[in-house]
């Protein structure tokens, strides 16, 4: 320098154009003498950045940044 893959909640990841979810973690309550486990409830996201297409974009297209991987 070129090819490919990826970037979504604190962490690990889903989400194939129509109000963004799961598990773990976190907070509160119940339970316990107390803790853990368990049950219930809740908080936490303008979806990496900038444009484009569309009535409508996390999703499609273009450019950029960062990370991984392969080639030279």
């Nucleotide at each position: 320098g070129g090819g490919c893959u990826g970037a979504u909640a604190g962490a690990u990841c889903a989400g194939u154009g129509g109000u963004a979810g799961a598990u773990c973690g976190c907070u509160g309550c119940a339970u316990u003498c107390g803790c853990a486990a368990u049950g219930c409830a809740g908080a936490g996201g303008c979806u990496c950045c900038g444009g484009g297409u569309u009535c409508g974009a996390a999703u499609c297209c273009c450019g950029g940044u960062c990370a991984g991987u392969c080639c030279a």
Predicted 3D model of a 72-nucleotide RNA (transfer RNA) from a Candidatus Altarchaeaceae archaeon.
It matches the Rfam family "tRNA". It is annotated as a transfer RNA.
The organism belongs to Candidatus Altarchaeaceae, within Archaea.
RNAcentral holds the sequence, with entries from ENA.
Model confidence (mean pLDDT): 82 of 100.